[in-house]
RNA sequence: GGGCCGAUAGCUCAGUUGGUAGAGCGCCUCAUUUGCAAUGAGGAGGUCUGGGGUUCGAAUCCCCAUCGGUCCA
Numbered sequence: 001g002g003g004c005c006g007a008u009a010g011c012u013c014a015g016u017u018g019g020u021a022g023a024g025c026g027c028c029u030c031a032u033u034u035g036c037a038a039u040g041a042g043g044a045g046g047u048c049u050g051g052g053g054u055u056c057g058a059a060u061c062c063c064c065a066u067c068g069g070u071c072c073a
Base pairs, nucleotide, nucleotide: 001072002071003070004069005068006067007066010025011024012023013022019056027043028042029041030040031039049065050064051063052062053061
């Protein structure tokens, strides 16, 4: 320098044709317990890496950039 893959909640990750952003763990509250754990119920938390474009509508499609991984030279 070039090819490919990835970037979504605090962490690990889904999101199958473009149509209200989700799960598990963690966190908070309540119930249960003498107490803790476990269990049950509820809740908070994300402008989807940044910018631009297409579209009525973009995490999703297109372009550029940044960062990480990997391969080639």
This is a predicted structure of a 73-nucleotide RNA (transfer RNA) from a bacterium.
Its Rfam family is "tRNA".
Model confidence (mean pLDDT): 81 of 100.
RNAcentral holds the sequence, with entries from ENA.